[in-house]
RNA sequence: AGUCCGCCGGGCGAUCGCGGCACUGCCGAGGAAAGUCCGGACUCCACAGGGCACGGUGCUGGGUAACCCCCAGGCGGGGCGACCCGACGGAAAGUGCAACAGAGAGCAGACCGCCGAUGGCCUUCGGGCACAGGCAAGGGUGAAACGGCGGGGUAAGAGCCCGCCAGCGACCCGGGUGACCGGGCGGAUCGGCAAACCCCACCGGGAGCAAGGCCGAGCAGGGACAGGGUGGCCCGCCCGUUACGUCCCGGGUUGGCUGCAACGAGCCCGACCGGCAACGGCGGGCCCAGACAGAUGAUCGCCGUCGGCUUCGGCCGACACAGAAUCCGGCUUACAGGCGGACU
Repeated sequence: AGUCCGCCGGGCGAUCGCGGCACUGCCGAGGAAAGUCCGGACUCCACAGGGCACGGUGCUGGGUAACCCCCAGGCGGGGCGACCCGACGGAAAGUGCAACAGAGAGCAGACCGCCGAUGGCCUUCGGGCACAGGCAAGGGUGAAACGGCGGGGUAAGAGCCCGCCAGCGACCCGGGUGACCGGGCGGAUCGGCAAACCCCACCGGGAGCAAGGCCGAGCAGGGACAGGGUGGCCCGCCCGUUACGUCCCGGGUUGGCUGCAACGAGCCCGACCGGCAACGGCGGGCCCAGACAGAUGAUCGCCGUCGGCUUCGGCCGACACAGAAUCCGGCUUACAGGCGGACU
């Protein structure tokens, strides 16, 4: 100088003022309570089977109630490094896209070029020119041009051949639970994009505490539709269920209790056990808001942190992000200041 992880972010006392409770005693906003991005618990509705559609996830193994989360690995990329990032299955099932430039943008391609024997024309006899034909190595265009470097070979070249490298392989051997890694062999090389459509694998019913249950109080029902309504996404088959039901107009209740005494996938401690770890087990301790137009506040003093001044006695000022509403596990975002640990 940097990287990663953890913790605090207010405490004590007094006075007054609030809310709750098993009531003279005790308790009373968070690490994010936020965003509502995921996953659930719980409640109610639905659910015979089959096909189709739609949505989500996407390397491997483990953790977890579960997950798009966490841990450990693998591969790729960034960084001197500690570390960080990854929308990380498939391009050999098919379709599609890549402006312009360029000869040509994926069973491609000849603009400038290189060669051009034999035959033809010319010749100062050294050679020159052009056609047929050959080439894609050199140059150019482009974000990207059908491998790179070196040597051989050739009329001139080209993986045409060879050495090394990179990539590819549905092949072989070894290591690993696995993703993969190492080696061999090969043909000499069969681009990019799926965060394009798509294919593959796995998962997925709907709604939500204003869910739902109970009590009290109060009113006023009327009309239209029809072998129909209703559930299984639409449709159809089929199965189940029902005189229910659908639409329009109108009346009443805006009260109370419960859900909610918040015991929970709960919190704290452990120098214990297993595991690299996440985490699980075991032991001990604790009960830590439950409001309902919605409490958790104000003042003073002391302590704590930071800044300034100081006659060194102290004095003055400031103290982040931000408020529970059924609950929990994550992720993301906000955060003045301070402390600790490990690593480069």

Model confidence (mean pLDDT): 76 of 100. A computed fold for a 344-nucleotide RNA from a soil metagenome, annotated as Bacterial RNase P class A. Of the family's consensus pairs, 87% are formed in the model. It matches the Rfam family "Bacterial RNase P class A". From the family's description: Ribonuclease P (RNase P) is a ubiquitous endoribonuclease, found in archaea, bacteria and eukarya as well as chloroplasts and mitochondria. Rfam links the family to the GO terms dimeric ribonuclease P complex, tRNA processing and ribonuclease P activity. Rfam classes the family as a ribozyme. The sequence is in RNAcentral, with records from MGnify.